Transfer RNA from Gronococcus sybilensis, 72 nucleotides, folded computationally.
[in-house]
RNA sequence: GCCCUUAUAGCUCAGUGGGAGAGCACUUCCUUGGUAAGGAAAAGGUCAUGAGUUCGACUCUCAUUAAGGGCU
Numbered sequence: 001g002c003c004c005u006u007a008u009a010g011c012u013c014a015g016u017g018g019g020a021g022a023g024c025a026c027u028u029c030c031u032u033g034g035u036a037a038g039g040a041a042a043a044g045g046u047c048a049u050g051a052g053u054u055c056g057a058c059u060c061u062c063a064u065u066a067a068g069g070g071c072u
Stems, first nucleotide, its partner, number of pairs: 001071007010024004018055001027041004048064005
């Protein structure tokens, strides 16, 4: 220098154009003599950034940033 992959909740991840989700964690409640375990509920998101395509984008295209890998 070139190419590829990844970026979504505090953490680990799913999500192939129209509802943003799961597990764990945190909070509240129930249960218990009290814990642990168990059950219920709630909260938590500028979907890395910018632009474009589209009636509509986490999803498609381009650029940038960051991390990882490969080639020379």
The organism belongs to Gronococcus, within Eukaryota. The coordinates come from a structure-prediction model, not an experiment, and the mean pLDDT is 82.